[in-house]
RNA sequence: CUUUUAUCAAGAGCGGUGGAGGGUGCAGGCCCUUUGAUACCGCGGCAACCGGCCAGUGACUGUGAGCAGUCCUCUGGAGUAUGGUGCCAAUGCCUGCCCGAGAGGUUUUAACCUUGAGGGAGCGAUAAAUG
Numbered sequence: 001c002u003u004u005u006a007u008c009a010a011g012a013g014c015g016g017u018g019g020a021g022g023g024u025g026c027a028g029g030c031c032c033u034u035u036g037a038u039a040c041c042g043c044g045g046c047a048a049c050c051g052g053c054c055a056g057u058g059a060c061u062g063u064g065a066g067c068a069g070u071c072c073u074c075u076g077g078a079g080u081a082u083g084g085u086g087c088c089a090a091u092g093c094c095u096g097c098c099c100g101a102g103a104g105g106u107u108u109u110a111a112c113c114u115u116g117a118g119g120g121a122g123c124g125a126u127a128a129a130u131g
């Protein structure tokens, strides 16, 4: 890098370096930023995705049985963050494409316009598998 699956409204900041933009394409909005941002480094912290631990379940082995041991699948849990990642402004900051409850407006029946809760897709990020 490909593909698949899961999650993305919760949570967690100080110091140092540095000196101008930044919010991971683009556009619009909004926000952060010389009271020094983004980034990098150090320390600190947050979180259970994998791992580990505990409980249940299952399989196998031993045993006459009760039961014991081993292993792994699945489910749940927390008192695991000196195991591997990740993360620590704002919902993934919001909108953009599709559907759309409702509301408002124009107007002669019918239609059109604006707005829009919510849902979906796409894109992206992270994790675990995969070729």
Stems, first nucleotide, its partner, number of pairs: 001131001003129006013043005021032003026096004044088003049084002051080001053077004058071005092123001097120003102115005

SAM riboswitch aptamer (S box leader) from Zetaproteobacteria bacterium CG_4_9_14_3_um_filter_54_145, 131 nucleotides, folded computationally. Lineage of the source: Bacteria > Pseudomonadati > Pseudomonadota > Candidatius Mariprofundia. Rfam family: SAM riboswitch aptamer (S box leader). Its family is annotated with regulation of gene expression in the Gene Ontology. For this family Rfam cites "The riboswitch-mediated control of sulfur metabolism in bacteria" (Epshtein et al., Proc Natl Acad Sci U S A, 2003). The coordinates come from a structure-prediction model, not an experiment, and the mean pLDDT is 78.